[in-house]
Molecule: transfer RNA
Organism: Thermococcus sp. CX2
RNA sequence: GGGCCGGUAGCUUAGCCUGGGAGAGCGUCGGCUUUGCAAGCCGAAGGCCCCGGGUUCGAAUCCCGGCCGGUCCACCA
Numbered sequence: 001g002g003g004c005c006g007g008u009a010g011c012u013u014a015g016c017c018u019g020g021g022a023g024a025g026c027g028u029c030g031g032c033u034u035u036g037c038a039a040g041c042c043g044a045a046g047g048c049c050c051c052g053g054g055u056u057c058g059a060a061u062c063c064c065g066g067c068c069g070g071u072c073c074a075c076c077a
Stems, first nucleotide, its partner, number of pairs: 001073007010026004020057001028044005050066005
């Protein structure tokens, strides 16, 4: 330098192909239960979806550029 994959909540991630309600598990907080803790049950908070632009009535999703990470190849020494 080139190809491919990935970036979404504190963490691990689904959703992207086929545009329209942003979800799950764990964690955190509150409640119930307990003498107390754990476990269990119920509930809540928490993400303008890596950045910029474009297309569209409408973009996490499609297109272009960039950044970061992983992997393979090439090049130089």